[in-house]
Molecule: Bacterial RNase P class A
Organism: Frigidibacter sp. ROC022
């Protein structure tokens, strides 16, 4: 200097004028009111994001379902250890794959519990198989070439994404783990590590492929809905009327209102506990409501510092920071500057003119993941080249 990889930050700034939403000031003013307090003015403070997006996970919170335990169904996750309120997230490792490397990726438990699939091609695709071949025997033929039949073979060739271990040697009629060496595979053993796993001498049969993001098996986890949750106020010949179906059970005590027990019911099933025990469901007629207030923003919160930890993260004591709309607020104008691009002029510095600043907008709130992003900056690492 060039190329690559990883992490982080900014993504306009300043001033003036006018205009919005919320908090505070009642010991600022005006005004209504007995007061509390409401309204207006004035002063002051705050006012969209790193993704606010997707609605994919996990929660807080609210209500409902009877609750606890076990089982079942359904769904989710899937190496080991750690973090966290929790997670399918994050950190650190292990194993596998890609890359020269820095680094990146993995839906990463089980294929000998069972079922299923592997198109086409090919002889044969999982306890398979002989198309071309190789060898031996017999016959025909003219010695041969060539042809027919029988037996042996899977080393060579071919098909395929993949062919029932690989290379080399011995052996054989020709061959084959048939035998041997090395590699590969493997229950058990030893060492290291919390573990996933790694390393190692001896030994073994020389063998039974892949797919589980096919069903399945195993381990762990899981109630449902959601702020349009939910609560209060207001509201109505009105907690309304008619019809139909099912149900309104039994025993005992008693102060005649109630109490106790049984039966029945409430969950997918069972045990325990709890609750209900007289209304429930359907059809029709009819009244009211679509409003106001709360929920609504101080939290498992963020930043600085310090300690522990490889890290994620956690502890500590202080300092600093903090939108809450309600059809939905932060906008408009002017000026200057800045990052970038284009043009003119100029040796250059510079000057002049024009364009123009990405993705994008809170709506109950957090922790993540995923997706989008013009332009610019910082740090670290890897590779190549050059110079000293």
């Nucleotide at each position: 200097g060039c190329g690559g990889a990883u992490g982080g930050c900014c993504g306009g700034a300043u001033g003036a004028c006018c205009g919005c939403g919320g908090g505070g000031g009642a010991u600022g003013g005006c005004c209504c009111g007995a007061a509390a307090g409401a309204g207006c003015c004035c002063c002051u403070c705050c006012g969209a994001g790193g993704a606010a997006a997707g609605u994919c996970c996990g929660g807080a919170c609210u209500c409902c379902a009877c609750g606890a335990a076990g089982c079942a169904a359904c769904g989710g996750u899937g190496c080991c250890g750690g973090g966290u309120a929790a997670c399918g997230c994050c950190c650190g490792g292990c194993g596998g794959g890609g890359g020269c490397a820095a680094c990146c990726c993995c839906a990463g438990g089980g294929a000998a519990a069972g079922c299923g699939c592997c198109a086409c091609a090919g002889a044969g695709a999982a306890c398979a198989g002989a198309c071309c071949g190789c060898c031996c025997c017999g016959g025909a033929g003219c010695u041969g070439a060539u042809c027919c039949g029988g037996g042996g073979u899977a080393a060579g060739g071919g098909u395929g994404a993949a062919a029932c271990g690989g290379u080399g040697g011995g052996g054989u009629a020709a061959g084959a783990g048939c035998c041997c060496a090395c590699c590969g595979c493997g229950g058990a053993c030893c060492g290291g590590g919390c573990a996933a796993c790694c390393g190692g001498g001896a030994c073994g049969g020389c063998a039974c492929g892949g797919c589980a993001a096919g069903c399945c098996c195993c381990a762990c986890c899981g109630g449902g809905a959601g702020c349009a949750a939910u609560g209060c106020c207001g509201a109505a010949u009105a907690g309304g009327g008619a019809c139909c179906a099912c149900g309104c059970g039994c025993g005992g005590g008693c102060u005649c209102g109630c109490c106790c027990g049984c039966a029945g019911g409430c969950c997918g099933c069972u045990u325990c506990g709890g609750c209900c025990c007289a209304g429930u469901g359907g059809u029709c007629c009819g009244g009211g409501u679509a409003g106001g207030c709360a929920g609504c923003u101080u939290c498992a919160g963020c930043c600085c510092g310090u300690c522990g930890g490889u890290a994620a993260c956690g502890g500590c004591a202080g300092g600093g920071c903090g939108a809450g709309a309600g059809g939905a607020a932060u906008g408009g104008u002017c000026a200057u500057c800045c990052a970038g691009g284009g043009g003119g002029u100029g040796c250059a510095a510079g000057c002049c003119c024009c364009c123009g600043g990405a993705c994008a907008g809170a709506a109950u709130c957090c922790g993540g993941c995923u997706u989008a992003c013009a332009g610019g900056c910082c740090a670290u690492c890897c590779g190549c080249g050059c110079a000293a």